[in-house]
Context: one part of a larger RNA
RNA sequence: GGAUGAACGCUAGCGGCAGGCUUAAUACAUGCAAGUCGAGGGAUGCCAGCAAUGGUAGACCGGCAAACGGGUGCGUAACACGUACACAACUUUCCGUCAAGUGGGGCAUAGCCCGGGGAAACCCGGAUUAAUACCCCAUAAAAUAUAGGCUGCGGCAUCGCAGUAAUAUUAAAGCUCCGGCGCUUGAUGAUGGGUGUGCGGCUGAUUAGGUAGUUGGCGGGGUAACGGCCCACCAAGCCUUCGAUCAGUAGCUGAUGUGAGAGCAUGAUCAGCCACACGGGCACUGAGACACGGGCCCGACUCCUACGGGAGGCAGCAGUAAGGAAUAUUGGUCAAUGGGCGCAAGCCUGAACCAGCCAUGCCGCGUGGAGGAUGAAGGUCCUCUGGAUUGUAAACUUCUUUUAUUUGGGACGAAAAACGGGGAUUCUUCCUCACUUGACGGUACCAGAUGAAUAAGCACCGGCUAACUCCGUGCCAGCAGCCGCGGUAAUACGGAGGGUGCAAGCGUUAUCC
Repeated sequence: GGAUGAACGCUAGCGGCAGGCUUAAUACAUGCAAGUCGAGGGAUGCCAGCAAUGGUAGACCGGCAAACGGGUGCGUAACACGUACACAACUUUCCGUCAAGUGGGGCAUAGCCCGGGGAAACCCGGAUUAAUACCCCAUAAAAUAUAGGCUGCGGCAUCGCAGUAAUAUUAAAGCUCCGGCGCUUGAUGAUGGGUGUGCGGCUGAUUAGGUAGUUGGCGGGGUAACGGCCCACCAAGCCUUCGAUCAGUAGCUGAUGUGAGAGCAUGAUCAGCCACACGGGCACUGAGACACGGGCCCGACUCCUACGGGAGGCAGCAGUAAGGAAUAUUGGUCAAUGGGCGCAAGCCUGAACCAGCCAUGCCGCGUGGAGGAUGAAGGUCCUCUGGAUUGUAAACUUCUUUUAUUUGGGACGAAAAACGGGGAUUCUUCCUCACUUGACGGUACCAGAUGAAUAAGCACCGGCUAACUCCGUGCCAGCAGCCGCGGUAAUACGGAGGGUGCAAGCGUUAUCC
C1' cells in the first nucleotide's frame, strides 16, 4: 500500500448492486416450511333438483411424491476431495425409441356399524364391504437358471460377444368426458448413482516400530456388484526413515485476497462433491435412505399425567433465551423461474421472486454555479497610529433545480402455457383467433410547479509523512506505530487560529499478503 462476512469511536443527504451468528453442532415458546390425485376404490355428509342426475367436502383403503429442494460444517488426514483412467464386477423410478402382451378365478382388510378398555396417547373384540390393495391358475421369450450343450469371433487370467438347440421358472389393471390416461415383459437410449486404481494437496521424530481378520489362499455367506465385507479352514504374512504407527489440527475443490511473478494466506457469499440432522446404534419400506420435518432401541434433556403411562427434537423460514466486540422481519406472493401430484382445471411449495432492517462493502450522485474588494465586521498573528491572514470567503447581484417537497401520467418483467373456437398434421405437434393472469407497485420512469431552497464530517500537522503559529502546563498533566516528546519561551502534551489529507464517511483495533 492492498484486502475483510469485520467490530469500536465520532459523524451522516440519496440511490443502485451485493452481503449480513465467524462465538454455543447451546436450549428452544409460537406459526408456517410436503403434499397431491374423485379420470383407482367403496362408503358418508352437504348443496341444487319432483326425480334421473349434477356439484362439492374431509376422513379411510390405494397410487405417486416425500431420498429432491432447504440448513449446517460436528466428524473426517480418508480414494473424503481434485484430476485422469477403469468396471470382462454393477444398478437406474419417472422420460424417449422399438418389440410383445393385457385371458380366467379367489381370499381378505381399513372405512362404516356394534360392544369394550384408557386421564390421555391410543388400543382390543365382533359383524360387514370395495379396488389400479393382496393371492392363485393360464399364456410367454429376446428375461432368469443349467458345473453352463454345439459353432464362430475376440480378449485381460477368471472369461466376453454373436448365432443356434433343449429343459425348467416367472407377467399384467383397470379408468374414461371415447379424445385418451394407464398396466405387464423385454431390448436400447438418456439421466442419476455405485465400485476400483494412478497422481496431487497440513504439522510434529521431544511419536520408530505398527498390525491377528492382521496379509494372502481355498470354500462358502452376503450384496445391484468386486472384495476379509462377513464366516470356517490353511499358510505367515503385510506396512514402515521415500516417515508406517501415534498425536495435533482441518470438511475438500472451482475459486478469493495479495504479489511484477514465483509464491504465501484463505475456503464467507455463488457453484460442484462429501459428511451430519438431540448423542449412539439398528433395520424396515422403496428404483433410490440405513431417511432433517419416517420407524425401533438405549442415553441425556424438556413437557403432560388421574402416577398406570404418554409426548418431543428449528444445523428449514421467521422468531426467543443464552454466549459474544458482533450479525436482520414471528413480512408479501405463487406474478415469473423451478419442483411434487394431477388428463386437466388446479392444489401445495419460508425453494424462488420480492419487500423490511443495517453506511457492512463496492459503485454513482448531491450538499450549488457565475459575478462580486470598502479586500467589510469578527477571530488569529505581528516588528502594533499600522500591517498580515481567514478571504471571493461572506454580504450583494444574477443563473440553474440534480436532489428535496408537491401535482399528474405510468411501466418492462407476460412468454404465453393452459382452457375454449378454427385450421394443418408424419398423430405428435404446429399455426391462428378470442378470453384471462403482476406479489413487487401506483414502485421504477416521464412531465409540470416551488424555491439555494433539504444535505459535511473525520483524522492529522517533530522526523518517517502532505501540513505552523499563539496561549496554557512545567519530567506534572499527558502523548507515542518506531525514533522519542514534556524538568519555564514545547511546530511532539491540552486549547485556539491557520493548514494538510480523505470525504458520507473518517479514524482505531484485529487478521492476511
Molecule: small-subunit ribosomal RNA, 5' domain
Organism: Heliimonas saccharivorans